Predicted 3D model of a 73-nucleotide RNA (transfer RNA) from a Patescibacteria group bacterium. The organism belongs to Bacteria candidate phyla, within Bacteria. Its mean pLDDT, the model's own confidence on a scale to 100, is 82. It matches the Rfam family "tRNA". RNAcentral holds the sequence, with entries from ENA and MGnify.

[in-house]
RNA sequence: GCCGAGGUAGCCUAGGCGGUCAUGGCACGAGUCUGAAAAACUUGGGAUAGAGGUUCGAUUCCUCUCCUCGGCA
Numbered sequence: 001g002c003c004g005a006g007g008u009a010g011c012c013u014a015g016g017c018g019g020u021c022a023u024g025g026c027a028c029g030a031g032u033c034u035g036a037a038a039a040a041c042u043u044g045g046g047a048u049a050g051a052g053g054u055u056c057g058a059u060u061c062c063u064c065u066c067c068u069c070g071g072c073a
Stems, first nucleotide, its partner, number of pairs: 001072007010026003019056001028044005049065005
């Protein structure tokens, strides 16, 4: 340099018929329970890499850029 895959909360992850409340787990806060703690249960907050474009409306479609991984050279 070329080709391919990917970037979603503090971490991992699902989804991506364009419109609804963006999924689940761990972690974190609160509560129940306990003498207390752990476990368990209930509950709460937080996320679509950046910029443009299309559209009434973009996390989703298109373009460019950045970053990560793999292959070829």